[in-house]
Context: one part of a larger RNA
RNA sequence: UUGGGCGUAAAGGGCAUGUAGGUGGUACAGCCAGUCAGUUGUUAAAUAUUACGGCUUAACCGUAUUCUGCAAUUGAUACCUCUGUUCUUGAGUUUGUGAGGGGAUGAUGGAAUGCCUAGUGUAGCGGUGGAAUGCGUAGAUAUUACGUAGAACACCAGUGGAGAAGUCGAUCAUCUGGCACAAUACUGACACUGAUAUGCGAAAGCGUGGGUAGCAAACAGGAUUAGAUACCCUGGUAGUCCACGCCGUAAACGAUGGGCACUAGGUGUCCGGGGACUAGUCCCCCGGGUGCCGCAGCUAACGCGUUAAGUGCCCCGCCUGGGGAGUACGCCGGCAACGGUGAAACUC
Numbered sequence: 001u002u003g004g005g006c007g008u009a010a011a012g013g014g015c016a017u018g019u020a021g022g023u024g025g026u027a028c029a030g031c032c033a034g035u036c037a038g039u040u041g042u043u044a045a046a047u048a049u050u051a052c053g054g055c056u057u058a059a060c061c062g063u064a065u066u067c068u069g070c071a072a073u074u075g076a077u078a079c080c081u082c083u084g085u086u087c088u089u090g091a092g093u094u095u096g097u098g099a100g101g102g103g104a105u106g107a108u109g110g111a112a113u114g115c116c117u118a119g120u121g122u123a124g125c126g127g128u129g130g131a132a133u134g135c136g137u138a139g140a141u142a143u144u145a146c147g148u149a150g151a152a153c154a155c156c157a158g159u160g161g162a163g164a165a166g167u168c169g170a171u172c173a174u175c176u177g178g179c180a181c182a183a184u185a186c187u188g189a190c191a192c193u194g195a196u197a198u199g200c201g202a203a204a205g206c207g208u209g210g211g212u213a214g215c216a217a218a219c220a221g222g223a224u225u226a227g228a229u230a231c232c233c234u235g236g237u238a239g240u241c242c243a244c245g246c247c248g249u250a251a252a253c254g255a256u257g258g259g260c261a262c263u264a265g266g267u268g269u270c271c272g273g274g275g276a277c278u279a280g281u282c283c284c285c286c287g288g289g290u291g292c293c294g295c296a297g298c299u300a301a302c303g304c305g306u307u308a309a310g311u312g313c314c315c316c317g318c319c320u321g322g323g324g325a326g327u328a329c330g331c332c333g334g335c336a337a338c339g340g341u342g343a344a345a346c347u348c
Base pairs, nucleotide, nucleotide: 003320004319005318006317007302008301012316014200015199016198017197021193022192023191025087027085028084029083030082034079035076036075037074038073039072040071041070042069048066050064051063052062053061054060090190091187092186093185094183095182096181097180098179102176103175104174105173106172107171108170109153113149114148115147117145118144119143120142124135125134161168162167205246206245207244208243209242210241214240215239219235220234221233222232257315258314259313260312261311262310265293266292267291268290269289270288271287272286273285274284275283297304298303321348322347323346330341331340332339333338
């Protein structure tokens, strides 16, 4: 390479938009490039293949066949390509309704915490397995009142909702994206995937300027211990927060790429619709999401099972023994930290 694979053994890109490319619905007609069939030419000899024959056999030799290719030409037109027309079921648009922590900006609120001031009040508080460091007679802790600051939004809250993923949770307003259902009309294959590319992308980290209540790497002290550069305690700076700009990685996980079709059921729940009503709302049905159980089937097993890891098709990404190593070198990106790409020797 062929092949076989990718939930957990190596292997799904963190996620999307989309270029090239690959793939692509119904019907009719045309063309004949692919495809298929025939004929002709060529495919040197030897070798090789198959069959038969000749040396007693074999090697060896002879005769015939094949040598699946290429080109030309004559045809076929189901499929595929291409051209023209056509259709509505794929896709999209329209109208109405609806749910939602989807996103951005601004405003507002209460609880808690810390701090400030004042009052009451007196000797402890705090902390632990037990202590100590620490705080407190310069009046702490506790309690009351006023004020102030920053951050986060208890209950509701739910294998519940939204989003492509990362993620999103107080309330209100403004701007704004997507989705579902019902009904009608319209466009008429406009579709799927997607190398490169572009955008988004938790936390930590970086730059500039703010902010800093609580928490808290580093650091300091107290304990513990043989030691204790830890676990526990008292403090505490970056950081955590905001604005703008970088970084571009995670067990970025469902460890499961996207799309379409098909293949028993049962039972919850969320959203929308229809029917039946005894008009309370229960019951039945349809569509979309989200869970559990389970038939067939699949699987090494665990398990998966209409939300597939079943049965098929299309496109992309990736894997190919362990270590060396996600390292070295080179290149690209970055302010840096580092990221991307990514070996070999050697060794088992």
Small-subunit ribosomal RNA, central domain from an uncultured bacterium, 348 nucleotides, folded computationally.
Its Rfam family is "Bacterial small subunit ribosomal RNA". Rfam links the family to the GO terms ribosome and structural constituent of ribosome.
The full RNA is in RNAcentral, with records from ENA.